Predicted 3D model of a 90-nucleotide RNA (Glycine riboswitch aptamer) from Neobacillus cucumis. Its mean pLDDT, the model's own confidence on a scale to 100, is 76. Of the family's consensus pairs, 90% are formed in the model. Its Rfam family is "Glycine riboswitch aptamer". Rfam's curators write: This family represents the bacterial glycine riboswitch. The RNAcentral record of the sequence draws on Rfam. The organism belongs to Neobacillus, within Bacteria.
[in-house]
RNA sequence: AUGACAGCAAGGGGAGAGACUACAAGAUGUAGCGCCGAAGGAGCAAGCAGACAAUGUGAAUCUCUCAGGCAAAAGAACACUUGCUUGACG
Numbered sequence: 001a002u003g004a005c006a007g008c009a010a011g012g013g014g015a016g017a018g019a020c021u022a023c024a025a026g027a028u029g030u031a032g033c034g035c036c037g038a039a040g041g042a043g044c045a046a047g048c049a050g051a052c053a054a055u056g057u058g059a060a061u062c063u064c065u066c067a068g069g070c071a072a073a074a075g076a077a078c079a080c081u082u083g084c085u086u087g088a089c090g
Stems, first nucleotide, its partner, number of pairs: 006085006013078001018033001020032004034070003040066001041064003047057003
């Protein structure tokens, strides 16, 4: 300093997918089948490094579906508002 980037707190917003079947009856339980992506986790394109290679590094709301989820509630990526901290370019 019209205070970048980042972090923290609060607030409201915030999608998808079986209230499936059987057992149990204390159910937010157990088993089976079907399904979803926006917690978390994993995979990678260009680029970069390497020798041109192998390989390493490498983003997402993309892909996988381990985890999580599939009435409501809760949670929830993400952006927004407010406050606090930090204090970059100039």